[in-house]
RNA sequence: CCCUUAGAGUUUGAUCAUGGCUCAGGAUGAACGUUGGCUGUGUGCCUUAGGUAUGCAAGUCGAACGAUCCUUUGAGAUUUCUGAAGCUUCGGCUGAUGAUUUUUCUUUUUGGAUAGUGGCAAACGGGUGAGUAACGCGUAGGUAACCUGCCUUAAAGUUGGGAAUAGCUCAUCGAAAGAUGGGGUAAUACUCGAUGGUCUCCAAUCGCUUCGGCGUUUUGGAGUAAAGUUUCGGCGCUUUAAGAGGGGCCUGCGUCCUAUCAGCUAGUUGGUGAGGUAAAAGCUCACCAAGGCUAAGACGGGUAGCUGGUGUGAGAGCAUGUUCAGCCACCAUGGAACUGAGACACGGUCCAUACUCCUACGGGAGGCAGCAAUUAGGAAUCUUGCGCAAUGGGGGCAACCCUGACGCAGCGACACAGCGUGGAGGAGGAAGGUCUUCGGAUUGUAAACUCCUUUUAUGAGGGACGAAUAGAUGACGGUACCUCAUGAAUAAGUACCUGCUAACUACGUGCCAGAAGCAUCGGUGAUGCGUAGGGUACGAACGUUAUCCGGAGUUAUUGGGCGUAAAGAGAUGCGUAGGCGGCUUAAUAAGUCUUGAGUUAAAGUCCACGGCUCAACCGUGGAAAAGCUCUAGAUACUGUUAGGCUUGAGAUAUAGAGGGGUAAAUGGAAUUCCGAGUGGAGUGGUGAAAUACGUUGAUAUUCGGAAGAACACCAGUGGCGAAGGCGAUUUACUGGCUAUAUUCUGACGCUAAGGCUCGAAAGUAUGGGUAGCAAAACGGAUUAGAUACCCGUGUAGUCCAUACCGUAAACGAUGAAUGCUAGGUGUUUGGUUUGACUGUUUAAUGUCUUCGGAUUUUUAGAUGGAAGAAUUAAGUGCCGCAGUUAACGCGAUAAGCAUUCCGCCUGGGAAGUACGGCCGCAAGGCUAAAACUCAAAUGAAUUGGCGGGGACCCGCACAAGCGGAGGAGCGCGUGGUUUAAUUCGAUGGUAAUCGAAGAACCUUACCAGGGUUUGACAUGUAUCUGCAUGCCCCCAGAGACGGGGGAGGCCUUCGAGGGUGAUACACAGGUGCUGCAUGGCCGUCGUCAGCUCGUGUCGUGAGAUGUAGGGUUAAGUCCCGAAACGAGCGCAACCCCUAUCCUAUGUUACAAGUGUCUUAGGAAACUGCCUCGGUAAAACGGGGAGGAAGGAGGGGAUGAUGUCUGGUCCGCAUAGCCCUUAUGUCCUGGGCUACACACGCGCUACAAUGGUCGGUACAACGGGAAGCCAAGCCGUAAGGUGGAGCUAAUCCUACAAAGCCGAUCUCAGUUCGAAUUGUGGGCUGAAAUUCGCCCACAUGAAGUUGGAUUCGCUAGUAAUCGCAGAUCAGCCAUGCUGCGGUGAAUACGUUCUCGGGUCUUGCACACACCGCCCGUCAAGCCACGGAAGUAGGUGAUACCCGAAGGUGUUCUGCUGCUUGCAGUGGGGCAACUAAGGUAACAUUUAUGACUGGGGCUAAGUCGUAACAAGGUA
Repeated sequence: CCCUUAGAGUUUGAUCAUGGCUCAGGAUGAACGUUGGCUGUGUGCCUUAGGUAUGCAAGUCGAACGAUCCUUUGAGAUUUCUGAAGCUUCGGCUGAUGAUUUUUCUUUUUGGAUAGUGGCAAACGGGUGAGUAACGCGUAGGUAACCUGCCUUAAAGUUGGGAAUAGCUCAUCGAAAGAUGGGGUAAUACUCGAUGGUCUCCAAUCGCUUCGGCGUUUUGGAGUAAAGUUUCGGCGCUUUAAGAGGGGCCUGCGUCCUAUCAGCUAGUUGGUGAGGUAAAAGCUCACCAAGGCUAAGACGGGUAGCUGGUGUGAGAGCAUGUUCAGCCACCAUGGAACUGAGACACGGUCCAUACUCCUACGGGAGGCAGCAAUUAGGAAUCUUGCGCAAUGGGGGCAACCCUGACGCAGCGACACAGCGUGGAGGAGGAAGGUCUUCGGAUUGUAAACUCCUUUUAUGAGGGACGAAUAGAUGACGGUACCUCAUGAAUAAGUACCUGCUAACUACGUGCCAGAAGCAUCGGUGAUGCGUAGGGUACGAACGUUAUCCGGAGUUAUUGGGCGUAAAGAGAUGCGUAGGCGGCUUAAUAAGUCUUGAGUUAAAGUCCACGGCUCAACCGUGGAAAAGCUCUAGAUACUGUUAGGCUUGAGAUAUAGAGGGGUAAAUGGAAUUCCGAGUGGAGUGGUGAAAUACGUUGAUAUUCGGAAGAACACCAGUGGCGAAGGCGAUUUACUGGCUAUAUUCUGACGCUAAGGCUCGAAAGUAUGGGUAGCAAAACGGAUUAGAUACCCGUGUAGUCCAUACCGUAAACGAUGAAUGCUAGGUGUUUGGUUUGACUGUUUAAUGUCUUCGGAUUUUUAGAUGGAAGAAUUAAGUGCCGCAGUUAACGCGAUAAGCAUUCCGCCUGGGAAGUACGGCCGCAAGGCUAAAACUCAAAUGAAUUGGCGGGGACCCGCACAAGCGGAGGAGCGCGUGGUUUAAUUCGAUGGUAAUCGAAGAACCUUACCAGGGUUUGACAUGUAUCUGCAUGCCCCCAGAGACGGGGGAGGCCUUCGAGGGUGAUACACAGGUGCUGCAUGGCCGUCGUCAGCUCGUGUCGUGAGAUGUAGGGUUAAGUCCCGAAACGAGCGCAACCCCUAUCCUAUGUUACAAGUGUCUUAGGAAACUGCCUCGGUAAAACGGGGAGGAAGGAGGGGAUGAUGUCUGGUCCGCAUAGCCCUUAUGUCCUGGGCUACACACGCGCUACAAUGGUCGGUACAACGGGAAGCCAAGCCGUAAGGUGGAGCUAAUCCUACAAAGCCGAUCUCAGUUCGAAUUGUGGGCUGAAAUUCGCCCACAUGAAGUUGGAUUCGCUAGUAAUCGCAGAUCAGCCAUGCUGCGGUGAAUACGUUCUCGGGUCUUGCACACACCGCCCGUCAAGCCACGGAAGUAGGUGAUACCCGAAGGUGUUCUGCUGCUUGCAGUGGGGCAACUAAGGUAACAUUUAUGACUGGGGCUAAGUCGUAACAAGGUA
């Protein structure tokens, strides 16, 4: 200076936490899908370091050299044609001594070309990232251990000779590549001399030094150079010293994963000597020594070029290394050297290997990871372009040549940046589309239309900078740019629209098709699928996929955790390394802090300014830069060194407590067994039994004996120990702990990876022992089964010794150490002080005295004991403040506040498993993954629900009673079956005499057949004609319907109106579907006492409180109390009927006048009074008085929040869907009434409390005009006839029945019971067959009180008796709704059954126990392990073979001359050595019959292990 920290979805019924998964952002050398106008700047094989056709990418110098060729000037010679002109600078010159033309040669001259010799370059530039975990790279240094061509500076020099060789020529071999021999030739090629110092070496000397060496000190000796060329300016050459730039080598530090790689190393580590290099060095060799590295990770394995930087991020970091730049490595694979200043050399050489090509088969050639291009691979990555104009490089004096470096262009939306696809106006808000509540809304100023502009595109004209100049020179390029013209003209898509996340409707589909990043969506009303309209976002792009960072504080240095969520190792006892460490003095200056210097390449990032119209891009300058090195200072802290101290630690002394440990000895009770006695039938065991034991004498009881194991009481959230653990008594040995003491040492300490040790139970080995108990095993039960729970036996084992094992919910689920931070209250063991009381003793004194003494006097001392109290220390508990925690909780024994050290965790499952290693006799233990799979798994707390959990309470819930059902016959309803149809609905409680308070037709919805289509019914429009509609009759027909006739007949302003009919159109119609789209209504829990709200308070929160506690009630009823105070819906009351009385009324009742009675209104009952209980006072309860009625007097209506996705679309209403000559509508007939059977609700009975017959008494609620129907008469009766009365307190229905008084029957299938059947009648109704009711006579079935089980009822109730009404022509009504008559029994009580309410407890349930959920087996799919083996890769070892190559050694030829030296050639041998071969290994990958477990998969099998006391915790 710059920058400045964001969350959301998903576990639950809800909550907080933990924790994973997912999303929103940015980025890319990208790819894919859809779409695509322009420009600029960048960028483009990430895969096969796979293979490559073709062209190009490194040459240049004739001013080094000879030679050759072309050209040019002149001269000469020669040949040919032939015989006079040719040339000119216009002056002239040459020419018969032969001009011109022509051939060849020699010489001279100008310019050019180039195969070869020679020089320089080719080691740069270019490509790639295979290898490499390394001094490879980065950074900082060293080199006194080094080299350096070309270039720059300075100094000196550049002299005399010589022998060859290529080219060339001749010859030979070969298909070719090429090779060989003879001859001759040049040089800046090669070579021999001369000279020479600031060069090199040797010896001495001086100085410096890091003692290794170094130096321009000085002296002496020895040795070593050169090349020429020229246009005469130079360019070169040799030697030396410097410089610059470049390189070699060495060092400190940094640089990925893996310990399931723990030991590695023989040239290895060092030394001496030699060799070698430009140079230090085991770099190499000989000898000597035995070293060197490693837990701060050696060695091994895997992966990887490193960096500047790049992406992201607030940063710390994390990821990455494309383009550009620096370094490294490589150039088909492996090895090797040569040349050179520089290479072990991309476009050089040699060898080996693989591959490709040529071949005359003898032999040869090649290396695109240079630029283009091609093929293969792949999701995927470009032109066989132009130019050396610029920049740079090589050669050259230069001109110039070369340059796929480079500059440009081309291709690709691959990226970044910019521009455009028009602007302004324009409402009949056009048409069209979509939606619609049909009114309209929206698309939408959008379009059309009017006016304007011309960026871009197209055309035309002009036209650069880049060029450095005196001039010439531009690939790009007629490009950028400028001007003009035409004309809105040439130019918009993609994704999304349930939430996260901006944006909604319609249609289609119907758990299908499909979507999805996560949660999830789709099963007939899908804003989530597909399409359309509309909208949102971005825009020449938009989406998807992949990868990285972020969010993720989800590896936590910044910045997390470990009681219960994952996580404290069983102990930490001993202790190594390591980490950390009390008070104080001095020194030092390593850490630390500060100053200054160097470096941290450029580019990049950031800032400023500037250049392209802007921007991207680029230029200039600045800032920044951790780190490293050097330097100078500071000294608080840490370290180091030296000294001191005592508080940490330890020691000593004196006390103390203890189930601490080991060994030995001893003891009593009990169990079992054995012996003996008594005794005589059972014992034992269980829920109940049985197995078992027992007359061969058990159990029981008495005595005696044996054996083993364990130690009652004491005994206690009491003691000890590191933990595991330790309990009779005594003795021996022994570890630790506590207190006190100013005694001693003087930081000796804390923690502790590895390591050592200890370590319950079970288990293992060997040898003992074995009373009881008791895995396994056997038997008996239980059970559907019962390999269990229960019972009877019973072996290992349990016990001892020795040795293993090494694990537990080894738990306080809480590592060790130290310090600090309120209290209260227990307990164990100590210390100090005190201490009621008390013992012993001394002296004095008093009293008594037998004077010995005694003494319960008093005083003063001494010395003990002691409950208790205070204080203090160490343990061990409970409660609790602050604090802390997700909460629960913890709270001086911390889970508080801090410090040090160790261990451990990172979603669930797979799995504490596999493989490997270590340990173990084995069982097994320790260490410890992955593939795959899920979107959760988990903790704490909350509200419910549930429990074969607990407490309290209520109800005809049980119990106590009475009467029934279940058995029979019949009636009705339902299921099932049947049927053309048996219409539909209701189905545990909460369907089943229910919808249906009336199915012969109708009803009727069903079936068969016959008709009909604006319709049986409603409204409207248009047209038309007739007529009211309607009524009556006739014909055909089963009828609907059709045909015909007749009587009667609205209104009028005469237009018509209204009605009706016909035709056409809108529409009607539907008991068709969805009650899981709905309203309304209803059932049920339940007439149960509950359900909520406001404010306040508590809790992070869900929530709690209120509404829990103590009483009480039918009641959340009331009272008291309380962080609650109030309120609402429910309860109660208000309403109706009824019981008593009063008043009024008086049709009716009755003889009257009354008021049984009718109608209407009122009074009365409130725990008001007394007593007892209750309590602080109450609420309230028990009893009593009075009263018609007493504690809600008795009934009814009244049904909280909600539950059952309860019932009803067929009562009605209604949304959507479906049908429309039919699923509408009309008609006839049939069916809903069927019938093997099953269930429900009833009626009648089975009889004597009864049946039958006769006589006789007493109600109430009701109903009545298409009605109730009297009297009388007829009929055995049903009924008929009759017609009085009654619109009804008047008349009718209408006799009530049981009852009572008599008679009869006499216990039987009857004088019970009435079904069934026959015959004959009656009534209703068009109609009685399917299919009505009633009467008479006859017939006379089952049934003799009903199994398991089950229903109703607590008083005017049950039981029993009859009466009325609705529906209705009639009736299958024995049903339903009401009415009155007669009129009981029982309730000890709440253990149990059922249902409900409140509180509490557990929960893995929340669709809420009809819940959840485990394992085997069976099926399919997936990945993994084992496995006889099989096939590859890699690595190292031993041996064999051994190319090229340099080196060493040896033999030998040639050349030169200074004649003993130099150079050179050819052989032999040796070691080294690539590739190859053989052998046995190691490691890794793939595969493998079969096999093992694991995971996943709507509805498979068997059980029910877990969650509640989960039914055996």